[in-house]
RNA sequence: GCUCCCAUGGUGAAAUGGAUAUCACGCAGCUCUCCGGAAGCUGAAGUUCAGGUUCGAUUCCUGAUGGGAGCG
Numbered sequence: 001g002c003u004c005c006c007a008u009g010g011u012g013a014a015a016u017g018g019a020u021a022u023c024a025c026g027c028a029g030c031u032c033u034c035c036g037g038a039a040g041c042u043g044a045a046g047u048u049c050a051g052g053u054u055c056g057a058u059u060c061c062u063g064a065u066g067g068g069a070g071c072g
Base pairs, nucleotide, nucleotide: 001071002070003069004068005067006066007065010025011024012023013022018055027043028042029041030040031039048064049063050062051061052060
């Protein structure tokens, strides 16, 4: 230098055009307990950035940024 892949709560992953973006762990509160743990209930927290297409974008297109793999 070229090609390809990835970027979603604090962490790890789903959702691949349409509903209030889902789950697990973690975190906070409550119940339980003598206390804690476990268990149950509730809650907060998220689509890397800028444009474009579309009635509608996490999803498709372009560019940028960051990370990874391969080739030279």